Overview:
A computed fold for a 99-nucleotide RNA from an uncultured Bacteroidota bacterium, annotated as SAM riboswitch aptamer (S box leader). The coordinates come from a structure-prediction model, not an experiment, and the mean pLDDT is 85. The model forms 97% of the base pairs in the Rfam consensus.
[in-house]
RNA sequence: GAAUUAUAAAGAAGAGGCAAGAGAUCAGGCUCGUUGAACCUCUGGCAACCGUCCCGAAAGGAAAAGGUGCCAAAACCUGCCCUUUGGGAAUAAUAAUUU
Numbered sequence: 001g002a003a004u005u006a007u008a009a010a011g012a013a014g015a016g017g018c019a020a021g022a023g024a025u026c027a028g029g030c031u032c033g034u035u036g037a038a039c040c041u042c043u044g045g046c047a048a049c050c051g052u053c054c055c056g057a058a059a060g061g062a063a064a065a066g067g068u069g070c071c072a073a074a075a076c077c078u079g080c081c082c083u084u085u086g087g088g089a090a091u092a093a094u095a096a097u098u099u
Stems, first nucleotide, its partner, number of pairs: 001099007013043005021032003026079004044071003049067002052062003075091001080088003
């Protein structure tokens, strides 16, 4: 990189560094940002996919050592389809398994 499956209106920020953009891509909107965003580092936290423990197994439950992930706004909103306060698809992201 590819395939499969699962998940998403919940939850969780301080410090330091850097300096002009950022919110995946394209378009429209909206928002964040020199009162320093995004990104990086440290610390802290959230969640519970894997893992651990209870349970004969499954289901279910517990905790949060370890492997990931995440910590503005619904995946920020809309875009395509449907019987349109909604549902589905596509795309992207993350996890687990396989390759």